A computed fold for a 74-nucleotide RNA from a Candidatus Dojkabacteria bacterium, annotated as transfer RNA. It was read from a public genome assembly. Taxonomically the source falls in Candidatus Dojkabacteria (Bacteria, Bacteria candidate phyla). Its Rfam family is "tRNA". The family's RNA type in Rfam is transfer RNA. About the family: Transfer RNA (tRNA) molecules are approximately 80 nucleotides in length. Model confidence (mean pLDDT): 82 of 100.
RNA sequence: GCGAGUGUAGCUCAGUAGGAUAGAGCAAGGCACUCCUAACGCCUAGGUCACAGGUUCGAAUCCUGUCACUCGCG
Numbered sequence: 001g002c003g004a005g006u007g008u009a010g011c012u013c014a015g016u017a018g019g020a021u022a023g024a025g026c027a028a029g030g031c032a033c034u035c036c037u038a039a040c041g042c043c044u045a046g047g048u049c050a051c052a053g054g055u056u057c058g059a060a061u062c063c064u065g066u067c068a069c070u071c072g073c074g
Stems, first nucleotide, its partner, number of pairs: 001073007010026004019057001028044004050066005
C1' cells in the first nucleotide's frame, strides 16, 4: 500500500432483508434479610449505538468518507 472483519452501558455481549421507550449478564448504588458478612430477593442509575455526512416519513441497522483495533496479502 491492498483486502476483510470488529466498534452498542464501567466490562462481556445480544439486537441488522429499516418501525412501539435500545436490551441482557456481570460490576456499581439503595432497600430488605442476617447477631455481622456473604449468597438469594426487590429497586435504581448508567448509552451522542466510534465520528461526520447522505438516503428515508422513520437509521444501531442501508450508502459514502474518516478514525481506532484485529487478521490476511504484498